[in-house]
Context: one part of a larger RNA
RNA sequence: UUGGGUUUAAAGGGUGCGUAGGCGGGUCUAUAAGUCAGUGGUGAAAGUUUGCGGCUCAACCGUAAAAUUGCCAUUGAUACUGUAGGUCUUGAGUACAGUUGAGGUAGGCGGAAUGUGUAAUGUAGCGGUGAAAUGCAUAGAUAUUACACAGAACACCGAUUGCGAAGGCAGCUUACUGGACUGUUACUGACGCUGAUGCACGAAAGCGUGGGGAGCGAACAGGAUUAGAUACCCUGGUAGUCCACGCCGUAAACGAUGAUCACUCGCUGUUGGCAAUAUAUCGUCAGUGGCUAAGGGAAACCGAUAAGUGAUCCACCUGGGGAGUACGCUCGCAAGAGUGAAACUC
Repeated sequence: UUGGGUUUAAAGGGUGCGUAGGCGGGUCUAUAAGUCAGUGGUGAAAGUUUGCGGCUCAACCGUAAAAUUGCCAUUGAUACUGUAGGUCUUGAGUACAGUUGAGGUAGGCGGAAUGUGUAAUGUAGCGGUGAAAUGCAUAGAUAUUACACAGAACACCGAUUGCGAAGGCAGCUUACUGGACUGUUACUGACGCUGAUGCACGAAAGCGUGGGGAGCGAACAGGAUUAGAUACCCUGGUAGUCCACGCCGUAAACGAUGAUCACUCGCUGUUGGCAAUAUAUCGUCAGUGGCUAAGGGAAACCGAUAAGUGAUCCACCUGGGGAGUACGCUCGCAAGAGUGAAACUC
């Protein structure tokens, strides 16, 4: 390179937008670039292949033909691709009407719980564990009551529920705002798909500056356990967790399954629409679950939400270790991230 693959064996980029590129619906006309055919020229010789011939044979040599898969010119063909120009509506989008949801951002409000403070009642224990101890408490704790303050999270509803590109999103409410779905078939008329580089978003932890700090709680301290116990258990507790702004850019970022389009039995739940008959059924569109036919798969399993049957584009894989390391470069305040080998070894 050809070929083969990527749920779990190596392998789908964390996600989107989108540049170049690749690919692209029906029909008509033109053109003839690709494509196909004919003709001419060229494609040195040697070499190669075939026929014949010369050295006694062979190697070797001569001769003729073929081949030289190419390039150029020219004459045609026009199905397909391209190009140019019309046209169409089913792909795509718009409009109108309606529906839907923890989609996003900012503000306001609420109750329960927890902790703290003050006051009151009240007296000797509380707390914690397998059992204890450290700890708290006569300077009045724990418990109970009232008031006040603080921060964080939103029980029940709540569900294979819903929404979002992914990360993710849940008390109530207001403002602003993105999307999806259904119906009408009114409008545009291929405007589409994918997408290297790029740009944006991206849990948690971590970093910078300034706030905040109730609970929880790396580190740390103490008490236990133990042969030891740098742990599991207990008492405390700093960063952090929270907010604003700015970085970081990684995860088992998982459905371990890239995006889009078409096709391929049935059964059963459920969410949001629409429609019908008419009172409990049925149809349809878009989602979201379970079981399966065909088919696929090494099997587990997948099975219209495919891992089935096909098409287009992108990403990635090529024995284990060394190693996601070294070096270089780019990015970052740093932590580190991205890119990413080899020797050697089995």
This is a predicted structure of a 346-nucleotide part of an RNA (small-subunit ribosomal RNA, central domain) from an uncultured prokaryote. Its mean pLDDT, the model's own confidence on a scale to 100, is 88. The RNAcentral record of the full RNA draws on ENA. It matches the Rfam family "Bacterial small subunit ribosomal RNA".